[in-house]
Context: one part of a larger RNA
RNA sequence: AGCGUAGGGAGAAUGCCUUGGCAUUGGGAGCCGAAGAAGGACGUGGUUAACUGCGAAAAGCUGCGGGGAGUGGUAAGCACGCGUCGAUCCGCAGAUAUCCGAAUGGAGAAAUCCGCAUACUUAUGGUAUGCAUCAUAUACUGAAUAAAAUAGGUAUAUGAGGGGAACCGCCUGAACUGAAACAUCUAAGUAGGGCGAGGAAAAGAAAUCAACCGAGAUUUCGUAAGUAGUGGCGAGCGAACACGAAAGAGGCCAAACCUAAAGUAGAAAUACAUUAGGGGUUUAGGACAGCGAAAGGUAUUGUAGAGUUCUAGUUGAAGCGCAUGGGAAGGCGCACCGAAGAAUGUGAGAGUCAUGUAAGCGAAAGGAUGAUACAGCCGGCUGGAUCCAGAGUACCGCGGGACACGAGGAAUCCCGUGGGAAGACGGGGGGACCACCCUCCAAGCCUAAAUACUACCCAAUGACCGAUAGCGAAUAGUACUGUGAAGGAACGGUGAAAAGGACCCCGGGAGGGGAGUGAAAGAGAACCUGAAACCCUAUGUUU
Numbered sequence: 001a002g003c004g005u006a007g008g009g010a011g012a013a014u015g016c017c018u019u020g021g022c023a024u025u026g027g028g029a030g031c032c033g034a035a036g037a038a039g040g041a042c043g044u045g046g047u048u049a050a051c052u053g054c055g056a057a058a059a060g061c062u063g064c065g066g067g068g069a070g071u072g073g074u075a076a077g078c079a080c081g082c083g084u085c086g087a088u089c090c091g092c093a094g095a096u097a098u099c100c101g102a103a104u105g106g107a108g109a110a111a112u113c114c115g116c117a118u119a120c121u122u123a124u125g126g127u128a129u130g131c132a133u134c135a136u137a138u139a140c141u142g143a144a145u146a147a148a149a150u151a152g153g154u155a156u157a158u159g160a161g162g163g164g165a166a167c168c169g170c171c172u173g174a175a176c177u178g179a180a181a182c183a184u185c186u187a188a189g190u191a192g193g194g195c196g197a198g199g200a201a202a203a204g205a206a207a208u209c210a211a212c213c214g215a216g217a218u219u220u221c222g223u224a225a226g227u228a229g230u231g232g233c234g235a236g237c238g239a240a241c242a243c244g245a246a247a248g249a250g251g252c253c254a255a256a257c258c259u260a261a262a263g264u265a266g267a268a269a270u271a272c273a274u275u276a277g278g279g280g281u282u283u284a285g286g287a288c289a290g291c292g293a294a295a296g297g298u299a300u301u302g303u304a305g306a307g308u309u310c311u312a313g314u315u316g317a318a319g320c321g322c323a324u325g326g327g328a329a330g331g332c333g334c335a336c337c338g339a340a341g342a343a344u345g346u347g348a349g350a351g352u353c354a355u356g357u358a359a360g361c362g363a364a365a366g367g368a369u370g371a372u373a374c375a376g377c378c379g380g381c382u383g384g385a386u387c388c389a390g391a392g393u394a395c396c397g398c399g400g401g402a403c404a405c406g407a408g409g410a411a412u413c414c415c416g417u418g419g420g421a422a423g424a425c426g427g428g429g430g431g432a433c434c435a436c437c438c439u440c441c442a443a444g445c446c447u448a449a450a451u452a453c454u455a456c457c458c459a460a461u462g463a464c465c466g467a468u469a470g471c472g473a474a475u476a477g478u479a480c481u482g483u484g485a486a487g488g489a490a491c492g493g494u495g496a497a498a499a500g501g502a503c504c505c506c507g508g509g510a511g512g513g514g515a516g517u518g519a520a521a522g523a524g525a526a527c528c529u530g531a532a533a534c535c536c537u538a539u540g541u542u543u
Base pairs, nucleotide, nucleotide: 001542002541003540004539005538006537007536008535009534015528016493017492020465021464022462023461024460025459026458027457028456029454030453031163032162039100040099041098042055043054044053046078047077050074051073061094062093063092064091065090066089070082071081072080105114106113107112115131116130117129118128119127120126121125133160134159135158136157137156138155139154140153141152167198168196169195170194171193172192178185182232208215209214219246220245221244222243223242229237230236250446251445252444253390257278258277259276260275261274263272264271265270283424285388286387287386288383289382290381291380296378297377298376301375302374303373304372307369308368309367310366311365313361314360315359319334320333321332322331335352336351337341343355344354345353395419396418397417398416399415400414401413402412405431426441427440428439429438430437480487481486500527503514504513505512506511
């Protein structure tokens, strides 16, 4: 020195565990914000670095309700308290709520600096309130420009502004890719960007379909159907009618006509236009004329509101003994309960020890829902002369886009551009177009439910993970990196209980040896188990 054996060190695998994740189901809830949000900065404790809570009234203040013995958060110690005269704690309602932030008196390098006006005041100060911009309405004022008008200005009132996980609407809008290349096409109106809204959004009460029978707003699901079509007829794209379900709800204006007000023109009658109120709202309707004035309806508006439910809680059955053991819930013996044998914990496998579970009960206060009642509102028949029934609209040419439909025989819908109707004896549609027939009434508005999603709350589940796994994170967007946008970790386990080793000895200490605790210290905090690489000691053997 090699190999082997034994014992150690170091190391962290493995096993077991779970405070953390992942996914899903069923409910709930679904917006917050100038009454200052989301998110932060800085403070705040007797002692306090961090987290949590809170805000100069600062781990808190007040009221009401619950609860019943401890308690001053994580988090020990010391000190000082509080509590059966009911604390801490839990729920509801309120008070306070610095500074920044839409940030809004002005400024600004966010968390800072500097003001103005009014009122009060114990006055070099303090306190309170107001002072941004934009929009709309009203009033007052008011230039260029003589008057008038307008622009502008001021005041008052109301509203907006910013944030939000996904879902929703609108505007804008790729490429990779596929076509086995590639250009029409596809990917895809997807990703990305912008604006906007809500708890849902959007759509929606036929100028719809259908087919000579009829249906009767919208939305969603199943079928129709990968059909009919479309398509360098390639790759691909891909309906509708109809049927079955979920849900179900219909309303309001404009106009004709009537009334009123003030205005313009006019000497006036009057005419015109504006505003407000009534009227009226659909396919054979309304105005108008005559008759009638109540059956009925009410998702819409207001008031009341039975009941149900959420936000604290509460009652809750039934087991003892013996031995082993550190410890019994395991074993043995004999019992009991069960509308409860889900689960977790307790010194080892507990229906009967604890928390619970089944089944019940409960609210001063606030929220949700809500039958119903009342008010309010709506609410008819006949006639047919006249009037009304949404115009730069419909439609057409040209250029685009959307429709499953790529310009095609291309209807239908939307936009740009140029033309440009009819008026109920009218107009649109029925896939070029025309006729007949059928059907509907555009150019105004609103509308719950069935549908989508889950940042958030509750309950539950898993042939999901178990610390290199599972979220990036057993908590952290932290430490750290970067000028910045941004990137982005690792670290779990003593023991049943700290009983966390008093005291003695060696040592400067670290550490160790005794003693003691404990079932165990070969569980001693570098702490469960403790593999391998690697290192050391002893020994055997070979050279």